[in-house]
RNA sequence: AAAACAUCAAGAGAGGUGGAGGGAACAGGGCCCUGCGAAACCCGGCAACCGGCAUGUGCCAUGGUGCUAAUUCCCCCGAGGAAACUCGGAAGAUGUUAA
Numbered sequence: 001a002a003a004a005c006a007u008c009a010a011g012a013g014a015g016g017u018g019g020a021g022g023g024a025a026c027a028g029g030g031c032c033c034u035g036c037g038a039a040a041c042c043c044g045g046c047a048a049c050c051g052g053c054a055u056g057u058g059c060c061a062u063g064g065u066g067c068u069a070a071u072u073c074c075c076c077c078g079a080g081g082a083a084a085c086u087c088g089g090a091a092g093a094u095g096u097u098a099a
Base pairs, nucleotide, nucleotide: 003097004096005095006094007093008092013043015042016041017040021033022032023031028075029074030073044068045067046066048065049064050063051060052059053058054057072091076089077088078087079086080085
């Protein structure tokens, strides 16, 4: 890397360094964020999974991951719909298992 399963409408700083970019791989489009300061790193925070404690729903953040603008920002396919939009799928992300 491939595979199986689960989840993806909630949550999270007016801190420091940093300096121009950024929005989960590549390309493109849309729409946005950004000098009232992007990415990245540090600290802080959140609590989805593992984990811990109680118990069927909560709590913890000490440990392992993860996350910390917008639905996984939107863009593809199918069904329904006049439309808005809804449902499902694909793709992707994260975790666990396994190898």

Predicted 3D model of a 99-nucleotide RNA (SAM riboswitch aptamer (S box leader)).
The sequence was found by an Rfam model in a public genome assembly.